Predicted 3D model of an 84-nucleotide RNA (c-di-GMP-I riboswitch aptamer) from a Gammaproteobacteria bacterium.
Of the family's consensus pairs, 95% are formed in the model.
Its mean pLDDT, the model's own confidence on a scale to 100, is 90.
It was read from a public genome assembly, where an Rfam model found it.
RNA sequence: CACUGACAAAGGCAAACCCGUCGAAAGGCGGGGGCGCAAAACUACCGGUCUAAGGGAAUUUCCUAUGACAGCGGGGUUGCCAGA
Repeated sequence: CACUGACAAAGGCAAACCCGUCGAAAGGCGGGGGCGCAAAACUACCGGUCUAAGGGAAUUUCCUAUGACAGCGGGGUUGCCAGA
């Protein structure tokens, strides 16, 4: 350095839900809370998923991202310990 995550050790993050807040919403942020995670650290490059304010249409509905999701998967970057 690469590979692996058995056995440990030190730790880390934080699902659902609740409260507050921003947002049209999806969702984000803060506090509580822990389902879980060896990258559940960062990154919107690729696929996918969610929302539809605005815009459009074949208009009681449908379509659409410039919005969002990194705890959906892939890629890129970085990192602790150990060595079955």